[in-house]
Molecule: c-di-GMP-I riboswitch aptamer
Organism: Desulfogranum mediterraneum DSM 13871
RNA sequence: UCCCGAUAAUAGCAAAGCGUCCCGAAAGGGCGCGACGCAAAGCCUCCGGCCUACGUUUCCAGGCAAAGGAAAUAGGGUAGCGGGGUUACCGAA
Numbered sequence: 001u002c003c004c005g006a007u008a009a010u011a012g013c014a015a016a017g018c019g020u021c022c023c024g025a026a027a028g029g030g031c032g033c034g035a036c037g038c039a040a041a042g043c044c045u046c047c048g049g050c051c052u053a054c055g056u057u058u059c060c061a062g063g064c065a066a067a068g069g070a071a072a073u074a075g076g077g078u079a080g081c082g083g084g085g086u087u088a089c090c091g092a093a
Stems, first nucleotide, its partner, number of pairs: 004091002012038002017033004022029002036080001042086003046083003049078003055073006
C1' cells in the first nucleotide's frame, strides 16, 4: 500500500415515528425531534430493480366544447434495493 473487518478505540451517519405556514403534480426531498440499524447508511443515477405520472400518447364517456375515468410512458425519485465508480477513520485475526 492492497485485501480484510474485531465483544478494540476515537469519531460519524440516522430507519420507523412525530412536527413543519418549506420544495414538489406525485413519488419523494429539506428542516427539527428521534434511533432501527449501518465498516462507507460519505459522494456520484453509468447498469438493473422498485416507486410516482405533472407532461405526452391512446382509449372510454361526453358531445359545441370543457371537465371526468382508464391504460401506457421518465424528463422525476430511491445511493438505507442491489451492481458499479470514487474518496475515506482505525489496525486485531